[in-house]
This is a predicted structure of a 76-nucleotide RNA (transfer RNA) from Saltatorellus ferox. It matches the Rfam family "tRNA".
RNA sequence: GGCGCGAUAGCUCAGUUGGUAGAGCACUUGAUUGAAAAUCAAGGGGUCCCCGGUUCAAGUCCGGGUCGCGCCACCA
Numbered sequence: 001g002g003c004g005c006g007a008u009a010g011c012u013c014a015g016u017u018g019g020u021a022g023a024g025c026a027c028u029u030g031a032u033u034g035a036a037a038a039u040c041a042a043g044g045g046g047u048c049c050c051c052g053g054u055u056c057a058a059g060u061c062c063g064g065g066u067c068g069c070g071c072c073a074c075c076a
Stems, first nucleotide, its partner, number of pairs: 001072007010025004019056001027043005049065005
């Protein structure tokens, strides 16, 4: 330098044919307990890596960039 894959909640990850974003764990509150743990119930938490474009509508499609991983090539 070329190619491929990835970036979504605090963490690990889903997200179908473009239609208004979820799960588990964690966290908060309540129930339970002498008190905890466990369990049960409820709740909070997101500019979907960044900048543009297409569209009535973009996590999803298109262009450019950043970062991470892998493969190939080049230089020494």
RNAcentral holds the sequence, with entries from ENA. The source organism's lineage runs through Bacteria, Pseudomonadati, Planctomycetota, Planctomycetia and Saltatorellus.